Predicted 3D model of a 323-nucleotide part of an RNA (small-subunit ribosomal RNA, central domain) from Casuarina glauca. The coordinates come from a structure-prediction model, not an experiment, and the mean pLDDT is 87. NCBI's taxonomy places the organism under Eukaryota, Viridiplantae, eudicotyledons, fabids, Casuarina.
Context: one part of a larger RNA
This record gives sequence, structure tokens and C1' cells, in this order.
RNA sequence: CUUUAAGUCCACCUUCAAAUCCCAGGGCUCAAACUUAGACAUGUGAUGGAAACUACCAAGCUUGAGUAUGGUAAGGGCAAAGGGAAUUUCCAGUGAAGCGGUGAAAUUCAUACAGAUUGAAAAGAAUACCAAUGGCAAAAGCACUUUGCUGGGCCAACAUUGACACUGAAAGAUGAAUGGUAGGGGAGUGAAUGGGAUUAGAUACCCUAGUAGUCCUAGUCGUAAAUAAUGGAUACUAGGCAUUAUGCAUAUUGACUUGUGUAGUGUUGUAGCUAACACGUUAAGUAUCCCGUUUAGGGACUAUGUUUAUAAGAAUGAAGCUU
Repeated sequence: CUUUAAGUCCACCUUCAAAUCCCAGGGCUCAAACUUAGACAUGUGAUGGAAACUACCAAGCUUGAGUAUGGUAAGGGCAAAGGGAAUUUCCAGUGAAGCGGUGAAAUUCAUACAGAUUGAAAAGAAUACCAAUGGCAAAAGCACUUUGCUGGGCCAACAUUGACACUGAAAGAUGAAUGGUAGGGGAGUGAAUGGGAUUAGAUACCCUAGUAGUCCUAGUCGUAAAUAAUGGAUACUAGGCAUUAUGCAUAUUGACUUGUGUAGUGUUGUAGCUAACACGUUAAGUAUCCCGUUUAGGGACUAUGUUUAUAAGAAUGAAGCUU
């Protein structure tokens, strides 16, 4: 901007029994009661119109949202290969009486040569410094080096699609650490457990040993103070300082510098908000949309039932009673 006219609005008609209510009369002396006529009625349905808004139909626009292009930073993910320090074990040399541990000790280890020290070897786990108030990821989380595969973000220019958007019950995926299954691995550490101490006792704190676990592969579990104790999206609302990525201008041999834009991460703070603490352009301010969730404390992250799991458990989740 076009169409339609479902919602919406207007006009007129239909219908909404009688009685009742309202109103104007009538007749019982009046009133009530009674009675006649009229009116009323959200609403229903039909017809004819209106086209602002919601909706519908079609066409367009580029700001929302994608895609493409050129760059860019990063512990984002997966896999493979490689490295050095440390630790422990083992072998050999030197060497000879203690070592270790604690508040103090002892258990332990050691003349069958320990501990110390030198050299060779093996194993597993973790990756010092750089390192930061820093980076990345949806969160959980992610850090030695290199390579391969792969996901997302940001910046710039402005090519392209043309509202393709936001949220999201149900459902699905991911999900620390423990735990569970199978097969490996097992250096250090270390629930359980043994021993030594401490103590009135010591099922602990301390010490010495030490199994599961911690590690890898494939399944499982699905929970954490899983926290920023702050759901997601959009817009608006003073600044200062710091920092990461990047663009432009300035400056320059170059690295710096100065100003400024975008996207993050912090700190301080105005207005506002808040019970206060605090928050404060990364809002807990001002507003809108969607989801989740709350309705006194306890009983109760319980009972019962259901779903789920090999199990441990998890999810959902009351009531009586009591204050």
C1' cells in the first nucleotide's frame, strides 16, 4: 500500500409467552390487593452499509534476523605424535651407621649394606616459569610442544535474502566430583583397614603402612553452595579509570603515543532503585514479551503411588499432627 469483511461500529427490521417490574388510567369511600392500555428487555437472527483498529489476501521496503566476502584473537572441542623437570621402583659404582618421622615419640626401613651420592633403565600421573584484575566455551569446564580434523565469536566494508523474529510447556542433547559395569593401567596420593602415638577413653585429629578409587577405553548414573545464590530477548537512561580483541584518524624508521568507534572483561560512581547490604549502560534503574517458580515454620529434598536406573539412587510429591 491492495483485497476481503471474521471480530468491531452504524441504520433498519424480527424475536425475546402470560404474569411480574415501570408508567398512564379504571373501579372497590382511600390505600394495598385487583384490572385496562402502553412502555421496557443486555440478548438472538436477517438485510443494507463503514473500513480506523485486530485479522485475512496480494505486492513492496530495510532498520530486526540470516547468508556471502575480507580479516582477526583464543587453555573452545576431538584425535595422533613428541618433550623436559619431579617422584617411585629396579640395576651397577662409591661409601659405612643410622635413616625416617614428631609437639615429643614410637610403629616402619637398615650391617642380608639402608639413608646419602653418581650413572644406566622402566613406569604412571601431572604439565613449574610465562600467568594477568587476562583468554575461550551454552554451562559443566578448558593451560607443556607440534600436526590434522572441527565448532563458535568479534571487527571491517556493505554484496545478498526480505520479517525469515523473540520466548518456549512437552520432548531431546550436554552435564563437576563421587558411585556402578567390563577390559586395561597403577608412579604418587589415598576412603576402608592394620599398626604406632595422644587420651580417662580416641572407632578421630598426628605418624607409619595401605585396598578400592584417582588414570585410559566403552557403556551407566544425572546430581552439587551445578553460585553472579541474579532465566532469556529487545529498547532507553551521566560519567571517570583500567584491560582484551579489532577498525579509523593522529604520530612514527619501527615499537610506543594521542583521540575516537564496535564487541567483551573489570573497577569506581550519578540519577534511579532497595528493608538494608548493595545494584548502578554487564542494573537489582525505566519499560515490553515469553518461560520457570513462590503463598507461614516444622512434619518433609519425607510417606504413598508412578516414571526411571543393574544398583546406589534420582524425578514427581502430599496429609494427619504440631507451633